Background
c-di-GMP-I riboswitch aptamer from a Candidatus Bipolaricaulota bacterium, 80 nucleotides, folded computationally. The coordinates come from a structure-prediction model, not an experiment, and the mean pLDDT is 86. The sequence was found by an Rfam model in a public genome assembly.
RNA sequence: UGUGUACAAGGGCAAACCGGGAGCGAUCCCGGGACGCAAAGCCACGGGCCUCUUGUAUCAGAGGCAGCCGGGUUGCCGCA
Numbered sequence: 001u002g003u004g005u006a007c008a009a010g011g012g013c014a015a016a017c018c019g020g021g022a023g024c025g026a027u028c029c030c031g032g033g034a035c036g037c038a039a040a041g042c043c044a045c046g047g048g049c050c051u052c053u054u055g056u057a058u059c060a061g062a063g064g065c066a067g068c069c070g071g072g073u074u075g076c077c078g079c080a
Stems, first nucleotide, its partner, number of pairs: 005078001012037002017032006035067001041073003045070003048065006
């Protein structure tokens, strides 16, 4: 330096749901609230799922989800 990550320490984030707001919608923002999370920090590159265009459909386009997976990148603590 890289990988890995136990017992701890200092902490961090924040599901469902509720209130307010934005959006056609998926969903997002703020406040409350904690199901959980060692990256549940960030990134839409690949896959996947969701929404709209939508009308029988195919195709296509636009958007969303990072708490679906992979990948990229940054980071706290310390035994093997």